Molecule: transfer RNA
Organism: bacterium
RNA sequence: GCCCCCAUAACUCAAUUGGCAGAGUAAUGGACUCUUAAUCCAUGAAUCCAGGUUCAAAUCCUGGUGGGGGCA
Repeated sequence: GCCCCCAUAACUCAAUUGGCAGAGUAAUGGACUCUUAAUCCAUGAAUCCAGGUUCAAAUCCUGGUGGGGGCA
């Protein structure tokens, strides 16, 4: 320098191939308990960035950023 893959909650991953963004763990509050732990209930929190297509984009297209891999 060229090519390929990946980026969703604090972390690990889904989202049935364009139609309501979810789960587990963690955090916070509550119940239980003499207290803690465990258990149960509830709550907050996210689509890497900028454009485009579309009635509608996490998903499709273009460019960029970051990470990984391959060739040289």